[in-house]
Context: one part of a larger RNA
RNA sequence: AUAAACGCUGGCGGCGUGCAUGAGACAUGCAAGUCGAACGAACGAGCUUGCUCGUUAGUGGCGAACGGCUGAGUAACGCGUAGGUGACCUGCCCCGAAGUGGGGGAUAACUGCCCGAAAGGGUGGCUAAUACCGCAUGUGAUCACAGCUUCGUUGUUGUGAUCAAAGCCGCAAGGCGCUACGAGAGGGGCCUGCGUCCGAUUAGCUAGUUGGUGGGGUAAUGGCCUACCAAGGCUCCGAUCGGUAGCUGGUCUGAGAGGAUGAUCAGCCAGACUGGGACUGAGAUACGGCCCAGACUCCUACGGGAGGCAGCAGUAAGGAAUUUUCCACAAUGGGCGAAAGCCUGAUGGAGCAACGCCGCGUGGGCGAAGAAGGCCUUCGGGUCGUAAAGCCCUUUUCUAGGGGAAGAUAAUGACGGUACCCUAGGAAUAAGCCACGGCUAACUACGUGCCAGCAGCCGCGGUAAUACGUAGGUGGCGAGCGUUGUCC
Numbered sequence: 001a002u003a004a005a006c007g008c009u010g011g012c013g014g015c016g017u018g019c020a021u022g023a024g025a026c027a028u029g030c031a032a033g034u035c036g037a038a039c040g041a042a043c044g045a046g047c048u049u050g051c052u053c054g055u056u057a058g059u060g061g062c063g064a065a066c067g068g069c070u071g072a073g074u075a076a077c078g079c080g081u082a083g084g085u086g087a088c089c090u091g092c093c094c095c096g097a098a099g100u101g102g103g104g105g106a107u108a109a110c111u112g113c114c115c116g117a118a119a120g121g122g123u124g125g126c127u128a129a130u131a132c133c134g135c136a137u138g139u140g141a142u143c144a145c146a147g148c149u150u151c152g153u154u155g156u157u158g159u160g161a162u163c164a165a166a167g168c169c170g171c172a173a174g175g176c177g178c179u180a181c182g183a184g185a186g187g188g189g190c191c192u193g194c195g196u197c198c199g200a201u202u203a204g205c206u207a208g209u210u211g212g213u214g215g216g217g218u219a220a221u222g223g224c225c226u227a228c229c230a231a232g233g234c235u236c237c238g239a240u241c242g243g244u245a246g247c248u249g250g251u252c253u254g255a256g257a258g259g260a261u262g263a264u265c266a267g268c269c270a271g272a273c274u275g276g277g278a279c280u281g282a283g284a285u286a287c288g289g290c291c292c293a294g295a296c297u298c299c300u301a302c303g304g305g306a307g308g309c310a311g312c313a314g315u316a317a318g319g320a321a322u323u324u325u326c327c328a329c330a331a332u333g334g335g336c337g338a339a340a341g342c343c344u345g346a347u348g349g350a351g352c353a354a355c356g357c358c359g360c361g362u363g364g365g366c367g368a369a370g371a372a373g374g375c376c377u378u379c380g381g382g383u384c385g386u387a388a389a390g391c392c393c394u395u396u397u398c399u400a401g402g403g404g405a406a407g408a409u410a411a412u413g414a415c416g417g418u419a420c421c422c423u424a425g426g427a428a429u430a431a432g433c434c435a436c437g438g439c440u441a442a443c444u445a446c447g448u449g450c451c452a453g454c455a456g457c458c459g460c461g462g463u464a465a466u467a468c469g470u471a472g473g474u475g476g477c478g479a480g481c482g483u484u485g486u487c488c
Base pairs, nucleotide, nucleotide: 001486002485004484005483006482007481008480011360012359013358014357015356016355017353018352019318025315026314028313029312030311033062034061035060038059039058041056042055043054044053045052046051047050069271070270071269078196079195080194081193082192083191084190085189088188089187090186093184095182096181098179099178100177101135103133104132110125111124112123113122114121115120140163141162142161143160144159145158146157147156148155167176168175169174197243198242199241204234205233206232209231210230211229212228213227214226215225216224246268247267248266249265250261251260252259253258273294274293275292276291277290296307297306298305299304324350326349327348328347332346333344334343335342336341363393364392365391366390373384374383375382376381398425399424400423401422402421403420407415432477433476434475435474436473437458438457439456443472444471445470446469447468453460454459
């Protein structure tokens, strides 16, 4: 010094922190939705009886790749730092400039029938769209060829080919969208120099291995993949192998150099029951998506199905050990929406725990050559000790009553009748723990008798023990004290 634990003890407040072990298993609830101003339809309400309003299962859009958790794996361009990208991508957002013409065929919902225990599925029929697909236009973009330019795959000009779009709201004005493009911001991919633990009782390692050519693949370079060719590449400046480990800003310690560490907060990386795979998408190889295999749990009509808390609470287990199945979207932020708003276990709060740091209190003044009582005693006395009692005060706290915020901007406050303020009452509600042989501040009596026990080291105890146990006294710290673990 500590994310601590254990023993004894425990009044209050503020701010923090709280499964370090089984990345073992999980009952239950919640943690990602939203849009009717994209679309058809159904239901409900109102009546002005053909309109308006509301709700929503489905189609469609955006989001779900963020936020939250964990540290298993990883000794690696993973991280840190400095660069490169003439080898790249980028939804939403900002700016610029151009367009938004005209058509088509389906399908869910719905409905008829059928299968199934269920989960769910099949088939016939109907219908819409900002869903899907042609045509036109081509500011432009992409590709090919040619010219100029560049060291180069860059920039630019010409020719040819190819490639767009969707509407909705509004009386209107207009607004929100849509399509192709340029540029930006922010975000990412890839590459490189340097740095990054222990072991030589690990000395050789390597066949896509190292390089080239052609091809494929990717947003993009590249043995990333493939065919052929060459025989290379790494290594005592420690390759390979084995062990351990997420990395960093930081944190602890130290005069510093250094050593140790990587909880909380912040950045990056990795993982989501175990292993593998891709799909969708601007973005994932996707914690609360999909498929396959496996282990486990559950349902079953035995044919077949369902699930994944390393989200927030919570359960049992493991463990020395780590909290409520709480409140609210009021604030901050996020998603969707034109908005109203909805969602948000992110977040804001409250609860529990002396787990830590800090602050406060448990009273103040006077009060005896000194009560009682305890302990010691040379029996004279000494000491606890102004300590108590008593007298005079105070009210931080506490209790009761009253008022009552800021945090929000017109409104909207979970916290919360909280913080805080006023009044009244009454010393009232509040002290322990460890030690006292030396190191090391603090000593006597009794009990015990190498016993019982103590102990960090030296060592104490065998009949006068300042070292064991108890008592009185004393010392230290104090809502804590002591012990243990770990680091300097």
Description: Model confidence (mean pLDDT): 85 of 100. This is a predicted structure of a 488-nucleotide part of an RNA (small-subunit ribosomal RNA, 5' domain) from an uncultured soil bacterium. Rfam family: Bacterial small subunit ribosomal RNA. The full RNA is in RNAcentral, with records from SILVA.